[in-house]
Molecule: small-subunit ribosomal RNA
Organism: uncultured bacterium
């Protein structure tokens, strides 16, 4: 875009078109063919007429009955036409059925045309009707009487038909036609009219018109249908026919048809024309037109000009109805209708007015054909649903960054103004009407033409005029992307949406709903189909190296295609004319309905057929002739081409002997095994069987498969070289035929090795395996089948044609030896163009061209079922479908990983030191427990972590008692009152009551302002929830050296270079190199702390110097010289030297230096990663409470305790412990504080006094050294636990502090598996300070100085990491990703004993109707009928095999599904 649709919401009018696509199911009822009285006899019926006689009546007359066919007519009958047409349907058919072109000399044709002739006589029945009989009924029979355009005889007859003599012409063949003759057969009908005359009746030629038949060429799928056919092919002769034919029949022959698809199965009416498309092309054939088949289903004939007959007839058969049970009747796929099928398709409607058809001399009569009307948005057009003004941009809903804005939205109100539609009134027989009939008129006597009469279903319709009044009229889908249209709010992998993709798991533009928006609009959507996009079956216009896709390979048959040159012919080809190509239909024009859609008409077109000319390039034909393709002969060569026989040696294994002795083989490391009966191992002799080391090579050689010792024989073949012949002999190849590695099959031999299967022996969780020891079949040979393969160059064959380089085989020439040169065949490797998604290909093409042949069309299902064909089998070959996914694949590219590579790093290992993991005790955390044990954190990167300080407080968590503008903070407003408050009262408290005292500031004296209570309101206020809705901060990867950008180069691209490669750092440090040059963040450096040195400064620090004092002591004066303490500032920078390096830059017990190669520490964490961590630090968006999920109070937990983990602590002892004694730090704190000195206490600490707001005071540190005691023991280790006594913070130490004293004295003797930390002032070990803090549960954290080692061979190896590079099927990225069984569900589908149906055929029986033959005896006068027979056949029936499809216990594998 399209449709005969249908469904869902909605629905004003008009026009035109259309309307059972299903059951060719089955049908109630009506109607769909009749018509002629001018063919006839008649007269049941109706009207006249004429009689009769009867009623009524005054009379014309009226009513009714009879009887007469006299008249107009007429049912039923004889006859004639017509009923074969119109009208429906699509079942059958794959056919000369349709479509298109021919042809008939092989043919018919009623009713019409035309010519031109005829139409004499004469007979006999028969229907109604009229009696009679049989039936329920349908209906039938009998006997009598009668007419015709009914029927028959006789006659006439030609241009008629057959035979035949003899003449002429024509034709493609058989033949035809004409013509003078001759002999035989064949014809009629009358009717109307007063008439003129009309209407008819025979025959015969031609006409048209309409039929038969013949033929080219078209016309669907299936080869898993490959052969098919006996009247079947052809003659002869015959029967039949309108005609030709094998149509039928005897005879004769054996042919016919089929890979250019016969046969046999499916499906199917075919064509004009329709959709769709840019065309080719595809898909369709509903309406309208042409053909063709059907009429319940088969058969059959019969009348007839046509039929084999829709509304006829006779027969079988199913089916329904009637019946009195005996036997009848029926055929809607005609128009309505009914039922049934189905998602679905309409009125039992008017009228013959037109238009057509039949019958008629004609009026007419008939016509469900047709023309109207009705139903249905089911199409298409047209038309409306209103048009202009209106911003306070109203009110309402919505939505947002909400004292405000946005949109709806000029949209509405409001104002003006217009009538199509619509209702109501009126007009409008206007138009389609001619016909017929009658009257005139013309003339060619049946046409025309003027006037009259009359004829209308639609319908009082279209169309008009007027009223009237915006009145009567909008909606449906969609708004994630593709595709045009977005926001709220609900929901929370739920509802539920989807055409694909994929939405939905608490912020959904994708689900519902709003509101706003998009599209189209008397409509919208959705389904369902065809077409298009889809060059995705590719003629036009595609492919096969790796995406699917080159047959394993030769020969060749048939096809398909073919060099050069002249010349024919004109099939193809090309172009002019002829016919045809129906109308509609398309497409232009132009014209009618007011448009338009529809419709007319004129024109093209109809791309096809057939035909007559003309051309001759091409292609074909057919004839000559060439020599390059292609062959032949002749000459050199070269090869693991192939077949056969000989014939070598070396190795393995066996068999004898010899030497020889404990092991041998084997493996990762072993064991099975062999072995003292002597192996293995050596020697020597011997058998026997495969295979043929070096030479071997990117090497040769064949078609492929393949092929290797060495010789001989046969047999082929490539190549080179150019003398000769032949002359296109050629290319390619569906079938077919061969050949075809291993492995496999039969026989039947051989068996050294090797070795499925097997069996033991390890390995393993297991090991039906990989490894070991054995060892059958096979490996070999002969014949024979078998035909696969990653039969690969994943690349088909032949031919030409297109730039080079460099090897390599073989051959030829050259020039004369060279490491050369030409030339041809191969066999490689690199590249230009070019090609191709790229990868790569690239004169050996995957480039450019021809030509043939195979093959592909998402992906599983599956190379798998069934089926056929081949096979001895194994299996091959040929090859679906259902279902099922939205991919499945190919190249290349950035990561990421790998029990890949390669170079490097790092307390990774290793080396070491010390620890954890046992122990008992602090702590944290898990679990459990609990009113509650608030919350967080959770491998590495939680767990002495948020906690740098839970007894109350903190606290957020429990229980109980309160309060609700609130515990706190802000605004308004009204009353109060300064504010503030000492004290009492109940109370666990919070809270409630009372309550002395006290009286701010400004000032215009009217007030106002701070504060504070009370009440009212706006606003709190939440440690609730989401960290995956965030900000910010912070852990890790990791102080690792990476990460990027611009330009510019490459590449369709993704991307990629830079950033890589050498070297070198700790570093992407740096150098060299480089299509890349540069540069940002990261390293480093700039900050700071330590070490060394100057310089300034000099008190609270120092004292060397002078001088004073003490018992002593910088104590004092003085002094800054040192130390130190602030500040600044120097030094280090591979700078110098050797050596090594191109350079960078190693590298040296160098030098110089306080420090040397980054001196040591610190801070400093790049792009990013874990949806890492916190919504409980804060701070933020949504949700979620509001007398509670807020807020106070008291008390309780957060400190619970069978148990597991983490992190410390203190030990376990002598390198220790305890007393005794003596020595030396440093950062850092402090007045609600650090202390000293004095005194009391065994202490903890109390009293008192003094001193520091700090270089001044606190401030003697402990290991360590020194003596001395213990002596190996659960101890003079060790200190838990427990009693019992203080002591001090604090309202308060019961739960639940810390210290301190005597007492008690656990558990542990060094810790399995595992595992941490550390490379120097480090570990290790001593002690000191500080934050938090009333006190502390601190063994923690953060610091700070004391003493103060061990070791690093080395980078194999776990562990994290970095560049390179490689594979990849990964890419929430190996904690990926993924196979297979198996349980389970669900689906489809292959077998399967059978079982069931179905189409077509075969045999055989038997057979209706009915045609056609035959046919004494019977009927008739005859013709001829009757009977009876046969023949042939629907159909029944009987039987076997085949095919086809449904079902089928059970079985097969297959797809989905976490």
């Nucleotide at each position: 875009g399209a449709u005969g649709a249908a469904c869902g919401c909605u629905a004003g009018c008009u026009a035109c078109a259309g309307g059972c696509u299903u059951a060719a199911c089955a049908c109630a009822u009506g109607c769909a063919a009749g018509u002629c009285g001018a063919g006839g006899g008649g007269c049941a019926u109706c009207g006249g007429g004429u009689g009769a006689g009867g009623g009524c009546u005054u009379u014309u007359g009226c009513c009714a009955u009879c009887a007469c066919g006299c008249c107009g007519g007429c049912g039923a009958c004889c006859g004639g036409c017509g009923c074969a047409c119109g009208g429906g349907u699509g079942a059958g058919u794959a056919a000369c059925g349709c479509g298109u072109a021919u042809c008939c000399a092989a043919c018919c044709u009623g009713c019409c045309c035309a010519u031109g002739g005829c139409u004499g006589g004469g007979g006999g029945a028969u229907a109604a009707c009229c009696u009679u009989g049989c039936g329920a009924a349908a209906g039938c029979a009998a006997g009598c009487c009668u007419a015709a355009u009914a029927c028959c005889c006789c006659a006439u007859g030609g241009u008629c038909u057959c035979c035949u003599u003899c003449c002429a012409g024509g034709g493609c063949a058989u033949c035809c036609c004409g013509g003078c003759g001759g002999g035989a057969g064949u014809a009629a009908a009358g009717g109307a009219g007063c008439g003129a005359u009309c209407c008819g009746g025979c025959g015969a030629u031609g006409g048209a018109u309409g039929g038969g038949g013949a033929u080219g060429c078209g016309u669907c799928c299936g080869a898993u249908u490959a052969g098919c056919u006996u009247g079947c092919c052809g003659g002869u002769g015959g029967g039949g026919u309108g005609a030709c034919g094998g149509c039928c029949c005897a005879c004769c022959g054996g042919g016919g048809c089929g890979a250019c698809g016969a046969u046999c199965g499916g499906u199917a009416g075919g064509g004009g024309u329709u959709c769709u498309g840019a065309g080719a092309g595809g898909a369709a054939g509903g309406u309208c037109c042409c053909c063709c088949a059907c009429a319940c289903u088969g058969g059959a004939a019969c009348u007839g000009a046509g039929a084999c007959a829709c509304g006829g007839u006779c027969c079988a058969g199913a089916c329904u109805c009637c019946u009195a049970c005996g036997g009848g009747a029926g055929g809607c796929a005609g128009c309505a209708g009914u039922g049934a099928g189905g998602a679905a398709u309409a009125u039992u409607g008017g009228u013959c007015a037109a238009u057509g058809g039949g019958c008629g001399c004609g009026a007419g009569c008939c016509u469900g054909a047709a023309c109207c009307a009705g139903c249905c948005a089911a199409g298409u057009a047209g038309c409306g649903u209103g048009c202009a003004g209106g911003a306070g941009g109203a009110c309402g809903g919505c939505c947002c960054u909400a004292u405000g804005g946005g949109u709806u939205g000029u949209a509405a109100a409001c104002u003006g103004c217009u009538u199509u539609u619509g209702c109501g009134c009126g007009g409008g027989g206007a138009u389609a009407a001619c016909u017929u009939c009658c009257g005139c008129c013309a003339c060619g006597u049946g046409u025309g033409g003027c006037g009259g009469c009359u004829u209308g279903c639609a319908g009082g319709u279209a169309c008009c005029g007027c009223g009237u009044g915006a009145a009567u009229a909008a909606g449906g889908a969609c708004c994630g992307g593709c595709u045009a249209a977005u926001u709220c709010c609900g929901u929370g992998c739920c509802a539920g949406c989807a055409g694909c993709c994929g939405c939905g798991g608490u912020a959904a533009u994708a689900c519902g709903g709003a509101a706003g928006g998009u599209c189209c609009g008397g409509g919208c959507g959705u389904u369902a189909u065809c077409c298009g996009g889809a060059u995705u079956c590719a003629u036009u216009g595609g492919g096969u190296u790796u995406a699917a896709a080159g047959g394993g390979a030769g020969c060749g048959u048939a096809g398909g295609c073919c060099g050069c040159g002249c010349g024919u012919c004109a099939a193809g080809c090309g172009u002019g004319c002829c016919g045809u190509g129906a109308a509609a239909u398309g497409c232009c024009g132009u014209g009618g309905c007011u448009c338009a859609a529809c419709c007319a008409u004129g024109g093209c077109a109809c791309c096809g057929c057939g035909g007559c000319g003309c051309g001759a390039a091409c292609u074909g034909u057919c004839g000559c002739g060439c020599u390059u393709g292609a062959g032949u002969g002749g000459g050199c060569u070269c090869g693991a081409g192939g077949c056969a026989g000989g014939c070598g040696g070396a190795a393995u294994u066996c068999g004898u002997g010899g030497u020889g002795u404990a092991g041998c083989g084997g493996u990762g490391a072993a064991a099975u095994g062999c072995u003292u009966a002597g192996a293995u191992a050596u020697c020597a002799c011997g058998a026997g069987g495969a295979a043929c080391c070096c030479c071997g090579a990117u090497u040769g050689c064949g078609a492929a498969g393949g092929c290797a010792g060495c010789c001989u024989g046969c047999c082929a073949g490539c190549g080179c070289c150019g003398c000769a012949c032949u002359g296109a002999c050629g290319c390619u190849g569906a079938a077919g035929c061969u050949c075809g590695a291993a492995g496999g099959c039969g026989u039947g031999g051989g068996u050294a090795u090797c070795g499925a299967a097997c069996a033991g022996g390890a390995u393993u969780a297991g090991a039906u395996a990989c490894c070991c020891u054995g060892g059958u079949a096979g490996u070999c040979c002969a014949c024979g089948c078998g035909g696969u393969a990653a039969a690969c160059g994943a690349u088909g064959g032949a031919c030409g044609c297109u730039c080079g380089c460099c090897g390599u085989g073989g051959g030829u020439c050259c020039u004369a030896u060279a490491u050369g040169g030409u030339u041809c065949c191969g066999u490689g490797g690199c590249c230009a163009a070019g090609c191709g998604a790229a990868a790569g290909c690239g004169u050996u093409a995957a480039g450019c061209g021809u030509c043939c042949c195979a093959c592909c069309u998402g992906g599983g299902g599956a190379g798998u079922a069934c089926g056929c064909c081949g096979g001895c089998a194994a299996c091959g070959g040929u090859g679906a479908a259902a279902c099922u996914c939205a991919a499945a694949g190919g190249a290349a590219u950035u990561g990421a990983c790998g029990g890949g590579g390669g170079c490097c790093c790092g307390c990774a290992c290793a080396a070491g030191c010390g620890g954890a993991g046992g122990a008992a005790c602090a702590u944290g955390u898990g679990g459990u427990u609990u009113a509650a044990u608030u919350c967080g954190a959770u491998g590495a990167u939680a767990c002495g972590c948020g906690a740098g300080g839970a007894a109350c407080c903190u606290u957020a968590c429990c229980c109980g008692g309160g309060c609700u503008u609130g515990a706190a903070c802000u605004c308004g407003g009204c009353g109060g009152g300064a504010a503030g408050g000492a004290g009492g009262c109940g109370g666990a408290g919070a809270c409630g009551c009372c309550g002395a005292c006290g009286c701010c500031c400004c000032c215009u004296c009217g007030g106002g302002g701070g504060c504070c209570c009370g009440c009212c309101g706006g606003g709190a206020g939440g440690u609730g929830c989401u960290g995956c809705a965030u900000g910010g901060u912070u852990g890790u990867c990791g102080u690792c050296a990476g990460c990027u950008c611009g330009u510019g180069c490459c590449g369709u691209g993704a991307g990629g270079u830079g950033u890589c490669g050498g070297c070198u750092u700790a570093a992407g440090u740096g150098c060299c190199a480089u299509a890349a040059c540069g540069a940002g963040c990261g390293c480093a450096a700039c900050c700071c702390c330590c070490c060394u040195c100057c310089a300034c400064g000099g008190u609270u620090g120092c004292c060397a110097u002078c001088g004073g004092g003490u018992g002593a002591c910088g104590c004092c004066g003085g002094g800054c010289a040192c130390u130190c303490c602030g500040u600044g500032g120097a030094c280090a920078c591979u700078g110098c030297c050797g050596c090594c390096g191109c350079a960078a830059g190693g590298u040296g017990c160098g030098a110089g230096g306080a420090a040397g190669g980054c001196g040591g520490g610190g801070a400093u964490g790049a792009c990013g990663u874990c949806a890492a961590a916190u919504c409980a630090g804060c701070a933020c968006g949504g949700c979620c409470c509001u007398u509670a999920c807020g807020u106070c109070c008291g008390g309780g937990g957060c400190u619970a305790c069978a148990c597991a983990c983490g992190u410390g602590u203190u030990a376990c002892a002598a390198u220790g412990g305890c007393c005794g004694g003596c020595a030396c730090a440093g950062c850092g704190a402090g007045c609600c504080g650090g202390u000293c000195a004095g005194c009391g206490g065994c202490g903890a600490c109390g009293c008192c006094g003094a001193u520091c707001c700090a270089a001044u005071c606190c401030u003697g540190a402990a290991a360590a050294c020194c003596g001395g005691c213990c002596u190996c023991a659960g101890u003079u280790c060790g200190g838990a636990c427990u009693g019992g006594g203080g002591u001090c913070u604090g309202c308060a130490a019961c739960c639940c502090g810390a210290c301190c004293c005597c007492a008690c004295g656990a558990a542990g003797c060094u810790g399995g598996a595992u595992u941490c930390g550390c490379u120097a002032g480090u570990a290790a070990u001593c002690g000191c300070g500080c934050a938090u803090c009333a006190g502390c549960c601190a063994u923690g954290g953060c610091g700070c100085g004391g003493u103060g080692a061990a070791u690093a061979c080395g980078u194999u190896c776990c562990c994290g990491g970095g560049c390179c590079u490689u594979g990849u099927a990964c890419a929430c990225a190996c904690c990926g990703c993924c196979c297979g069984u198996c349980a389970a569900g669900c689906c489809a589908u292959g077998a399967a004993a059978g079982c069931c149906g179905g189409g077509g055929g075969u045999a055989c029986c038997u057979g209706a109707a009915g045609u056609g033959c035959g046919u004494a005896g019977c009927c008739g006068a005859g013709a001829g009928g009757g009977u009876c027979g046969c023949c042939c056949u629907a159909g029944g029936g009987u039987a076997a095999g085949a095919c086809c499809g449904g079902u089928g216990a059970u079985u097969g594998g297959g797809g989905c599904u976490a």